Context: one part of a larger RNA
Molecule: large-subunit ribosomal RNA, domain IV
Organism: marine metagenome
RNA sequence: UCCAAGUAAAGGAACUAGGCAACUUAGCCCCGUAACUUCGGGAGCAGGGGUGCCACUUAAGGAACGGACUUCGCGUCCUGCUUUUUGAGUGGUCGCAGUGACCAGGCCCAAACGACUGUUUACUAAAAACACAGGUCUCUGCUAAGUCGUAAGACGAAAUAUAGGGACUGACACCUGCCCGGUGCUGGAAGGUUAAAUGGAAAGGUUAGCUUCGGCGAAGCUUUGAAAUGAAGCCCCAGUAAACGGCGGCCGUAACUAUAACGGUCCUAAGGUAGCGAAAUUCCUUGUCGGGUAAGUUCCGACCUGCACGAAUGGUGUAACGAUUUGGGCACUGUCUCUACUUGGAGCUCA
Numbered sequence: 001u002c003c004a005a006g007u008a009a010a011g012g013a014a015c016u017a018g019g020c021a022a023c024u025u026a027g028c029c030c031c032g033u034a035a036c037u038u039c040g041g042g043a044g045c046a047g048g049g050g051u052g053c054c055a056c057u058u059a060a061g062g063a064a065c066g067g068a069c070u071u072c073g074c075g076u077c078c079u080g081c082u083u084u085u086u087g088a089g090u091g092g093u094c095g096c097a098g099u100g101a102c103c104a105g106g107c108c109c110a111a112a113c114g115a116c117u118g119u120u121u122a123c124u125a126a127a128a129a130c131a132c133a134g135g136u137c138u139c140u141g142c143u144a145a146g147u148c149g150u151a152a153g154a155c156g157a158a159a160u161a162u163a164g165g166g167a168c169u170g171a172c173a174c175c176u177g178c179c180c181g182g183u184g185c186u187g188g189a190a191g192g193u194u195a196a197a198u199g200g201a202a203a204g205g206u207u208a209g210c211u212u213c214g215g216c217g218a219a220g221c222u223u224u225g226a227a228a229u230g231a232a233g234c235c236c237c238a239g240u241a242a243a244c245g246g247c248g249g250c251c252g253u254a255a256c257u258a259u260a261a262c263g264g265u266c267c268u269a270a271g272g273u274a275g276c277g278a279a280a281u282u283c284c285u286u287g288u289c290g291g292g293u294a295a296g297u298u299c300c301g302a303c304c305u306g307c308a309c310g311a312a313u314g315g316u317g318u319a320a321c322g323a324u325u326u327g328g329g330c331a332c333u334g335u336c337u338c339u340a341c342u343u344g345g346a347g348c349u350c351a
Base pairs, nucleotide, nucleotide: 001346002345003344004343005342006341007340008339010337011336014335019332027051028050029049030048031047036041038171052093053092054091055090056089057088058087059086060085061084066078067077068076069075094098106330107329108328109327110326111325112324113322114321118130119129134169135168136167137166138165139164140163146155147154148153172317173316174315175314177247178246179245182244183243184240185239186238187237188236191235192234193233197229198228202224203223204222205221206220209216210215248266249265250264251263252262275309276306287303288302289301290300291299
């Protein structure tokens, strides 16, 4: 010096990113217990008091001898000694201290997120991530849809739409606006386009034959092959957003000023409704105002100028819950002012 412990005057978070770590609290009994609430909770809320030992009193339990009855049973009833157990009360008594050691919640207020119990990165992340009950959409009529397998076959299911598969959301409460132009899905089938196939117009090669020797050229064989017929799909026409997704700009206007209920205009499929809002989202920004502090880039309450919230990629609330995150307070303390001492070990030397 380091490690593991212990103690500490006065102060008490001044430490620090942050009360990290440590301290405090602690059992049992009694009293008492708020906001809020889904009426279950919250709650061990919070906050107080008691606690040893001795004697006596009292209450209750258990209970021997004995007595009565008896169906003679290991039966029923009465009684309640000596002890013993538990609770309460009164009096006394000792210590600094009585759950005397050990073991054994610190608490409160406000906010964010997630309803909750649960699950997770075996070996740096336990969470606000995943799951969840509940909600919605969609597919599936049973040889189901879906999945595995080349197949046989199997799961689904020895089930049958109050069932099974898929997707999204995520208790509960109040709600969930507008857009179907694009993409997807579903339905439609008149027209356009369109494959194989059918079809076989026409053309080329070959040559019996003919020839004015330049060529022409039947049949057959062969190479190509037009029109026409021809499904789904696509184009097309509708529907559908708890499908993927999207949800404007400019200018003017009120008798102070400011602002604009109002008007004009351009564009769009439609121009963001309710609610919330400097937010886990706000760049400018430590926005502005209020609260808390002597002093507050954090925090809480508002405002709205939302760079770039917004409604099941759910919106806004919400009791309970959380080894979650943020801010504040009480108590408490060597975290600190500011270190000191004690105990054990390591470090150092030799082997």